Model confidence (mean pLDDT): 83 of 100. Small-subunit ribosomal RNA, 5' domain from an uncultured bacterium, 531 nucleotides, folded computationally. RNAcentral holds the full RNA, with entries from ENA, Greengenes and SILVA.
Context: one part of a larger RNA
RNA sequence: GAACGAACGCUGGCGGCAGGCUUCAUACAUGCAAGUCGAGCGCGAAAGCUCCUUCGGGAGUGAUUAGAGCGGCGAACGGGUGAGUAACAGGUGGACAACCUGCCUCUUAGUGGGGGACAACGGCUGGAAACGGCCGCUAAUACCGCAUGUGAUUGCAAUUCGCAUGUUUUGUAAUCAAAGGAACUAUUGUUCCGCUAAGAGAUGGGUCCGCCCCCCAUUAGCUAGUUGGUGAGAUAACAGCCCACCAAGGCAACGAUGGGUAGCCGAGCUGAGAGGUUGAUCGGCCACACUGGAACUGAGACACGGUCCAGACACCUACGGGUGGCAGCAGUAGGGAAUAUUGCGCAAUGAGCGAAAGCUUGACGCAGCCAUGCCGCGUGGAUGAUGAAGGCCUUCGGGUCGUAAAGUCCUUUUCUGAAGGAAGAAUAACCAGAGGAGUGGAAAGCCUCUGGCCUGACGGUACUUCAGGAAUAAGCAACGGCUAACUCCGUGCCAGCAGCCGCGGUAAUACGGAGGUUGCAAGCGUUGUUC
Numbered sequence: 001g002a003a004c005g006a007a008c009g010c011u012g013g014c015g016g017c018a019g020g021c022u023u024c025a026u027a028c029a030u031g032c033a034a035g036u037c038g039a040g041c042g043c044g045a046a047a048g049c050u051c052c053u054u055c056g057g058g059a060g061u062g063a064u065u066a067g068a069g070c071g072g073c074g075a076a077c078g079g080g081u082g083a084g085u086a087a088c089a090g091g092u093g094g095a096c097a098a099c100c101u102g103c104c105u106c107u108u109a110g111u112g113g114g115g116g117a118c119a120a121c122g123g124c125u126g127g128a129a130a131c132g133g134c135c136g137c138u139a140a141u142a143c144c145g146c147a148u149g150u151g152a153u154u155g156c157a158a159u160u161c162g163c164a165u166g167u168u169u170u171g172u173a174a175u176c177a178a179a180g181g182a183a184c185u186a187u188u189g190u191u192c193c194g195c196u197a198a199g200a201g202a203u204g205g206g207u208c209c210g211c212c213c214c215c216c217a218u219u220a221g222c223u224a225g226u227u228g229g230u231g232a233g234a235u236a237a238c239a240g241c242c243c244a245c246c247a248a249g250g251c252a253a254c255g256a257u258g259g260g261u262a263g264c265c266g267a268g269c270u271g272a273g274a275g276g277u278u279g280a281u282c283g284g285c286c287a288c289a290c291u292g293g294a295a296c297u298g299a300g301a302c303a304c305g306g307u308c309c310a311g312a313c314a315c316c317u318a319c320g321g322g323u324g325g326c327a328g329c330a331g332u333a334g335g336g337a338a339u340a341u342u343g344c345g346c347a348a349u350g351a352g353c354g355a356a357a358g359c360u361u362g363a364c365g366c367a368g369c370c371a372u373g374c375c376g377c378g379u380g381g382a383u384g385a386u387g388a389a390g391g392c393c394u395u396c397g398g399g400u401c402g403u404a405a406a407g408u409c410c411u412u413u414u415c416u417g418a419a420g421g422a423a424g425a426a427u428a429a430c431c432a433g434a435g436g437a438g439u440g441g442a443a444a445g446c447c448u449c450u451g452g453c454c455u456g457a458c459g460g461u462a463c464u465u466c467a468g469g470a471a472u473a474a475g476c477a478a479c480g481g482c483u484a485a486c487u488c489c490g491u492g493c494c495a496g497c498a499g500c501c502g503c504g505g506u507a508a509u510a511c512g513g514a515g516g517u518u519g520c521a522a523g524c525g526u527u528g529u530u531c
Stems, first nucleotide, its partner, number of pairs: 001531004006527005013377006019370002021335001026333003030330003035073003040070002043067001048061005080288003090212007099205002104201008112146001114144002121136006151176008161166001180193005214260003221251003226248006233241001263285004267278004290311005313324004341367001343366003349363001350361004380410004390401004415468005430452007475520005480501003486515005496503002
């Protein structure tokens, strides 16, 4: 000198863009953060209204309702945090003749015929609750047989290619499928969404390897599933991944093992560069979800807002037993030098579900708070010498603050009041019309074109126009040298200053105050850290 997720002191007008618990991976009240589909399925209230009534109630409507339930997809994404990890965790470059991949795209072949349940519901019943138990009824794109087998897998045989574990083709045997729904037409079809078996792709992952990746040798030896082989098992898959047997290996001064510290990177800061340093925000990867362990479901998890077990902690309890997990968004307590609102909206972008309308979304878009940073603007402009008053200094003549003020003439950005209302936004969806492809022929659906209609949280915001009036707006630090900027008074080695040198003991440009000056400026200094 530059920089910062900064803090502190004094001060503080506005706007734009960004950033905002670096400490306790501490504990959490409350609300919200993951739903959706009736075009998979069976059920199905109530209020209200109308009518009847023996005043007990009943019927209709509400109702293709609300609502749970079965089922499908999603919940493995998105969001948070950095504890652990010195590791194939990450970066980079390769390999898989050792692998998986829901939804999506393309292609091929199918979608036949049956069965038995379980929720919801009804009855009885246990419990304070959480939550159940028994009996009975029922549907499905839920579940289970049978048939078919384009095909796939496995075994066997032959065959092609390859250096090889292998691979191509053919034959044969065994095993393996399925689910319907909607719209239209009007007798059997069309279209769409599905379902099954496969192939290819795309995307996402899994595994392996080369190189790189902090400090300590005042850590020198470490290792028995350890190193390798054979066989069996497990896995989507290779492999001591696991197991049995056999052999005795494997690593290490090119730093094994041990200890300490740490998420890694793109990048950020600094520097002429080489390098040093950092890993906030944004992006990629990894790991974690109260602590430890485990599996289930699933295409995908060993699963933040799932399950089970154990532990600590907290809460409820009728003492028998239960419930919970903010390192999601807000917010609270504590800690700390220190870090914000229990806000608005799904209008946009994206995501999940759905044929769609749409629903959901603390992702996200916005608003609120904070000079935390960067950038921009303003706090007026011109004129004005009796160089006013006043302050300070003085050699008492004067000098200086100083054109500074006052005064005069202007201007109107922020501000106040009023009025109008841009972009984000129409190309999507919906409605109507026309045309086309398709079909034996139609309709719906599909494609193209035209027209119409609707949707904004921010927000009556930004911006613009009009009116008003200089009105509402300057501080902070320094002034001995380094280092730009000097005098007076007070103090008297005291009080104090100080980054270094050093000032202060009676004339202190170095302490405290004043005037003046210098430097930055809505900031200025101090402290901390890095270069």